This is a predicted structure of a 363-nucleotide part of an RNA (large-subunit ribosomal RNA, domain IV) from a soil metagenome. Its mean pLDDT, the model's own confidence on a scale to 100, is 86.

Context: one part of a larger RNA
RNA sequence: CCCUCGUUAAGGAACUCGGCAAAAUUGCUCCGUAACUUCGGGAGAAGGAGCGCCUCUUUUGGUUAGCCGACUUGCUCGGCAAAGCUGAGAGAGGUCGCAGCGAAGCGGCCCAGGCGACUGUUUACUAAAAACACAGGUCUCUGCUAAAGCGCAAGCUGAUGUAUAGGGACUGACGCCUGCCCGGUGCUGGAAGGUUAAAGGGAGGGGUUAUCCUACCUUCGGGUGGGAGAAGCUCUGAACUGAAGCCCCAGUAAACGGCGGCCGUAACUAUAACGGUCCUAAGGUAGCGAAAUUCCUUGUCGGGUAAGUUCCGACCCGCACGAAUGGCGUAACGACUUGGGCACUGUCUCAACGAGGGACUCA
Numbered sequence: 001c002c003c004u005c006g007u008u009a010a011g012g013a014a015c016u017c018g019g020c021a022a023a024a025u026u027g028c029u030c031c032g033u034a035a036c037u038u039c040g041g042g043a044g045a046a047g048g049a050g051c052g053c054c055u056c057u058u059u060u061g062g063u064u065a066g067c068c069g070a071c072u073u074g075c076u077c078g079g080c081a082a083a084g085c086u087g088a089g090a091g092a093g094g095u096c097g098c099a100g101c102g103a104a105g106c107g108g109c110c111c112a113g114g115c116g117a118c119u120g121u122u123u124a125c126u127a128a129a130a131a132c133a134c135a136g137g138u139c140u141c142u143g144c145u146a147a148a149g150c151g152c153a154a155g156c157u158g159a160u161g162u163a164u165a166g167g168g169a170c171u172g173a174c175g176c177c178u179g180c181c182c183g184g185u186g187c188u189g190g191a192a193g194g195u196u197a198a199a200g201g202g203a204g205g206g207g208u209u210a211u212c213c214u215a216c217c218u219u220c221g222g223g224u225g226g227g228a229g230a231a232g233c234u235c236u237g238a239a240c241u242g243a244a245g246c247c248c249c250a251g252u253a254a255a256c257g258g259c260g261g262c263c264g265u266a267a268c269u270a271u272a273a274c275g276g277u278c279c280u281a282a283g284g285u286a287g288c289g290a291a292a293u294u295c296c297u298u299g300u301c302g303g304g305u306a307a308g309u310u311c312c313g314a315c316c317c318g319c320a321c322g323a324a325u326g327g328c329g330u331a332a333c334g335a336c337u338u339g340g341g342c343a344c345u346g347u348c349u350c351a352a353c354g355a356g357g358g359a360c361u362c363a
Base pairs, nucleotide, nucleotide: 001358002357003356004355005354006353007352008351010349011348014347019344027051028050029049030048031047036041038173052095053094054093055092056091057090058089059088060087061086062085063084066080067079068078069077070076071074096100108342109341110340111339112338113337114336115334116333120132121131136171137170138169139168140167141166142165148157149156150155174329175328176327177326179259180258181257184256185255186252187251188250189249190248193247194246195245199241200240204236205235206234207233208232211228212227213226214225215224216223217222260278261277262276263275264274287321288318299315300314301313302312303311
């Protein structure tokens, strides 16, 4: 010096990102207990008093010798109950110590915010949370061979369930609420018109050539070339008919989403209830607001401190809150998070001593 412990004058968070760590609290009985509240809670709130031992008095419970009664006469049942022993208290007096739950074990508390209602769940091995889940809410699909899912299929799950059921999505107790926009995208419905596949259809066109025409050659039997061309076969093929979808028409936002700009105006100034104008599908309602959201910003004012970029209460100029990607509240709850206070302490001023084990030296 290191590790694990113990003690410490005076001070008591001055330490530090932060009271991290430590200290403190701690049992039982009694007294007493606020705001708020969903009336359950909060609450062991907070805060306080008592506690050993000895003697005396006293209350009460248990046990039972015995006594009384009953009958079914029994190791019976019921009642009363002394002494002794014993459990639990009360009162009075005394006594010792610094200290009587004498050791040990065994909540620190309070105030004000944020987030999440809660108990739960999670990153096995750096994150336990404000994340996930949750009961509750809403939308949507599904009539049973259900929808949905797994599988090539058979088949299985859903479910030996049946719309008070099952699947999917979002939200997340409870309270008060949840505004406007359907133009775009999606979904649902509609079917008049436009567009539209395979298929049907087959006007027409091309190829082939029985036959016919024609030119040339000929040993007169025929041969070669050119042209026209029916049927059949074959290639191609217009009109026309032709579903869903798309276009189109509606509905729908607890579907995906969105929720303006400029200018002027009141008898100081300032501001603008008011007016004008442009654009839009509609221009953000209630509530909240420098917020887990505010850049400018340590905004401004108030509170707390001697002093406060944090904190609390307000203001509103919301860079860039806002209503189930829920808004605003909210008792209880939280190894969550922020600020403050009491108590307490070696966290610190500032370090010291001690115990055990290491390190170090020698063997």